[in-house]
RNA sequence: GCUGGGAUGGCGGAACGGUUAACGCGCACGACUGGAAAUCGUGUGGGAGAAAUCCCGUGGGAGUUCGAAUCUCUCUCCCAGCG
Numbered sequence: 001g002c003u004g005g006g007a008u009g010g011c012g013g014a015a016c017g018g019u020u021a022a023c024g025c026g027c028a029c030g031a032c033u034g035g036a037a038a039u040c041g042u043g044u045g046g047g048a049g050a051a052a053u054c055c056c057g058u059g060g061g062a063g064u065u066c067g068a069a070u071c072u073c074u075c076u077c078c079c080a081g082c083g
Stems, first nucleotide, its partner, number of pairs: 001082007010025003018066001026044006045056004059075005
């Protein structure tokens, strides 16, 4: 240099172009307990706000589309192969 695969929360990991980005682990709070563990319930991307609520978010940027994590282009990084 060329080819192929990949990048999604703190971690793992789903998601046909269409409602709200699952689920598990972890964590926080609560229940249970004499106290723990286990189990169960609720919550858990970011920002603003007292709250209601609003805005933004799938490696960065751009494009296609009524609509993009998903398709296209480009850049960055990781893995494998070829030269």
Molecule: transfer RNA
Organism: Nanobdellota archaeon